The prediction has a mean pLDDT of 82. A computed fold for a 75-nucleotide RNA from a Candidatus Uhrbacteria bacterium, annotated as transfer RNA. The sequence is in RNAcentral, with records from ENA. It matches the Rfam family "tRNA". Rfam classes the family as a transfer RNA. Gene Ontology term of the family: triplet codon-amino acid adaptor activity. From the family's description: Transfer RNA (tRNA) molecules are approximately 80 nucleotides in length.

């Protein structure tokens, strides 16, 4: 250089192939309340994410193009 794969809450991850259904779901963590003599456990609730730019479309995390970063392969 070329080819392939990957990028989503603080962390891990589902959803992407096959566009729409609830406000992007779940686990851990964090915060608040309840429970308890206190802590832990448990119960309820909250905050928190689609790598960037553009295109297609009535509608894009999802499809297309480009870029950035990571991993792997190849000379």
């Nucleotide at each position: 250089g070329c080819c392939g794969c990957c990028a989503u809450c603080g962390u891990c991850u589902a959803g992407c192939c096959c566009g729409g259904u609830c406000u992007a779901g779940g686990a851990c963590g964090u915060c608040g309340c309840c429970c308890u003599c206190u802590c832990a456990c448990g119960g309820c609730g909250a905050a928190a994410a689609c790598c960037c730019g553009g295109g297609u479309u009535c509608a894009a995390a999802u499809c297309c193009c480009g870029g950035u970063g990571g991993c792997g392969g190849u000379a």